The RNA shown here (transfer RNA) has 71 nucleotides and comes from a bacterium. It matches the Rfam family "tRNA". By type it is a transfer RNA.
RNA sequence: CGGGGCGUAGUACAGCGGUAGUAUACGCGCUUCGGGUGCGCGAGACCCGAGUUCGAUUCUCGGCGCCCCGA
Repeated sequence: CGGGGCGUAGUACAGCGGUAGUAUACGCGCUUCGGGUGCGCGAGACCCGAGUUCGAUUCUCGGCGCCCCGA
């Protein structure tokens, strides 16, 4: 310098135009003599900007960051 992939709760991942979900972690409650386990409830996120669209986490473009390949 060129090409490709990825960016979503604290962490690890789903979701690929119409409500953002799972596990774990965290908080509360139940259970226990107590702790752990288990069960229930709750809070918590779409990298940034522009465009397309009635509607964008999703599609397009640019930027930023990470990874891979080539030179």